[in-house]
Context: one part of a larger RNA
Molecule: large-subunit ribosomal RNA, domain I
Organism: Streptosporangiaceae bacterium NEAU-GS5
RNA sequence: GGCACACGGUGGAUGCCUUGGCAUCAGGAGCCGAUGAAGGACGUGGGAGGCUGCGUUAUGCCUCGGGGAGUCGCCAACCAGACGUUGAUCCGGGGAUGUCCGAAUGGGGAAACCUAGCAUCCGUUGUGGGGUGUUGCCGCCGUCUGAAUGUAUAGGGCGGUUGGUGGUAACGCGGGGAAGUGAAACAUCUCAGUACCCGUAGGAGAAGAAAACAAUUUAGUGAUUCCGUGAGUAGUGGUGAGCGAAAGCGGAGGAGGCUAAACCAUGCGCGUGUGAUAGCCGGCAGGCGUUGCGUGUGUGGGGUUGUGGGACCUUCCUUAUGACUGCUGCCGUGGUCAUGGCAAGUGAGAAACCGAUCAUGUAGCCGAGACUGGUGGGAACCAGUGCCGUAGACGGUGAUAGCCCGGUAGGUGAAAUGUGGUCGGCUUGUUGGGGGUGUUCCCGAGUAGCACGGGGCCCGUGAAAUCCUGUGUGAAUCUGCCAGGACCACCUGGUAAGCCUAAAUACUUCCUGAUGACCGAUAGUGGACGAGUACCGUGAGGGAAAGGUGAAAAGCGCCCCGGUGAGGGGUUGUGAAAUAGUACCUGAAACCGUGUGCCU
Numbered sequence: 001g002g003c004a005c006a007c008g009g010u011g012g013a014u015g016c017c018u019u020g021g022c023a024u025c026a027g028g029a030g031c032c033g034a035u036g037a038a039g040g041a042c043g044u045g046g047g048a049g050g051c052u053g054c055g056u057u058a059u060g061c062c063u064c065g066g067g068g069a070g071u072c073g074c075c076a077a078c079c080a081g082a083c084g085u086u087g088a089u090c091c092g093g094g095g096a097u098g099u100c101c102g103a104a105u106g107g108g109g110a111a112a113c114c115u116a117g118c119a120u121c122c123g124u125u126g127u128g129g130g131g132u133g134u135u136g137c138c139g140c141c142g143u144c145u146g147a148a149u150g151u152a153u154a155g156g157g158c159g160g161u162u163g164g165u166g167g168u169a170a171c172g173c174g175g176g177g178a179a180g181u182g183a184a185a186c187a188u189c190u191c192a193g194u195a196c197c198c199g200u201a202g203g204a205g206a207a208g209a210a211a212a213c214a215a216u217u218u219a220g221u222g223a224u225u226c227c228g229u230g231a232g233u234a235g236u237g238g239u240g241a242g243c244g245a246a247a248g249c250g251g252a253g254g255a256g257g258c259u260a261a262a263c264c265a266u267g268c269g270c271g272u273g274u275g276a277u278a279g280c281c282g283g284c285a286g287g288c289g290u291u292g293c294g295u296g297u298g299u300g301g302g303g304u305u306g307u308g309g310g311a312c313c314u315u316c317c318u319u320a321u322g323a324c325u326g327c328u329g330c331c332g333u334g335g336u337c338a339u340g341g342c343a344a345g346u347g348a349g350a351a352a353c354c355g356a357u358c359a360u361g362u363a364g365c366c367g368a369g370a371c372u373g374g375u376g377g378g379a380a381c382c383a384g385u386g387c388c389g390u391a392g393a394c395g396g397u398g399a400u401a402g403c404c405c406g407g408u409a410g411g412u413g414a415a416a417u418g419u420g421g422u423c424g425g426c427u428u429g430u431u432g433g434g435g436g437u438g439u440u441c442c443c444g445a446g447u448a449g450c451a452c453g454g455g456g457c458c459c460g461u462g463a464a465a466u467c468c469u470g471u472g473u474g475a476a477u478c479u480g481c482c483a484g485g486a487c488c489a490c491c492u493g494g495u496a497a498g499c500c501u502a503a504a505u506a507c508u509u510c511c512u513g514a515u516g517a518c519c520g521a522u523a524g525u526g527g528a529c530g531a532g533u534a535c536c537g538u539g540a541g542g543g544a545a546a547g548g549u550g551a552a553a554a555g556c557g558c559c560c561c562g563g564u565g566a567g568g569g570g571u572u573g574u575g576a577a578a579u580a581g582u583a584c585c586u587g588a589a590a591c592c593g594u595g596u597g598c599c600u
């Protein structure tokens, strides 16, 4: 030095475990914010720090319920001091306080700081000082002013404003909008209207009551949305790669409404106007005297449709009573208000609030049934004999428990507050319908259409309709206009150029419950542990490692070495075990040793 065996050290694999994750499902909830959010800074405990809670009333205050014996949160003991059956701690509902920053909003600013005006109060001899309230911008409403410029308008002042501002995981809609890639290269094409950016809304959003589909033979359907099918079909396509419908059918869910215009009344502006023969609801009688007419605009009524509808004129049927009123009297008729009757309603079509009742959420409560012996440190194990079961889900307890504990099945419960249903109060409406005549009027305009340039549709310019529109041009009003895939005729369907609309649909930051041929500490979240921490970076940003004594600390008294160390040792002790001693379960390998044997 090598080999073999034995015993150790080092190291932290493996096994077992789980407080943490992952995924899915169901239900709830679905916005928060100038009444100052989300997120933070700094404080706050008798005793340093971190986490949690809270805000100068600061690990908390008040009140109403629950609960019932201990309590002063966790790491985390210890000391000190307190509280509690006159009901504490704790759990839930409501309220109070809530520093500073932050949309941040009096002004400024290098966030958590500096510094003002006004009103009012406190303090000081007085100044400085302190407390409370208020003072951002934009929009809207009211009101007063007021240029060029006469009327006006712009602008300005004052007052009011529970309007906006910022945040938010995904889902929605709109405005912009790539490239890697595929085409085995690449340019049209594809990826893809995707990623990303911006704006903006809601618990959903969007869409939505036909200028729709359909249809040879014939009709027929009847807003929108979503699912299945139709169908990888019809199509489109350097006819390459690829892209890719719709009608119809079967389901989910179902809901329809309001305006513009014609016409009437009335306010205001402008123009015109002296004719009484105009006008003042109709008739008769009287009276008045510019009140008239045209036009623009506001308000109220009217009106809303495609077997075309409405206005206007005319006619028939149909709710009541009372009061006031139209220049006056009578007759008729119209308008307004109140009551009754009738109808409707918070969900679009107007809009709130209150009460009753039921259900449900936010704390809880009741809740059956096992003992003996053996082994063992320990019984839930084994043996024996029983019991409950609307409960043999699960977790814990010194090993494996239906009957030990918490629970589970099944019942039960709310002062306060939230949500939903029903009813009542309450609110709103009150004439509606039918027929006739079409002589007249209306039926959404820089619109439809057309030309050029684009986009979007299965549709890449094609025979290219339908939809959107940048530039230009530019109609008609029902004997009208649009569509049915160029276009024309016939036929059929519809009625554009205004608006609103629940449900079926999408999603899950969050809350509750459940499940898993999901992970088990190099896995599963980056994060099982004071983790978006330590650390790195000027910054945007990047981003770890690190779990396990034991049933219970019972966490090793005393002595010795040593620096009154660190760390060991001895003899004891605890414990089932200490080769379980906090560098702590198990403790592999590499690697480092000690002893013995053999070989050199």
Stems, first nucleotide, its partner, number of pairs: 001599009015585001016548002020519002022516007029508002031167002039101003042055003046079002049075003061095006070083003106115003116135007136165003139161007171202001172200005182189001186238001212221002225252005235243002256500003259444001263301010278291001279288002281332006306478001308443004313436005320339007341430005353425010364412003370385005386403002388392001394406003449473007459485001480495005535542002555584001558570004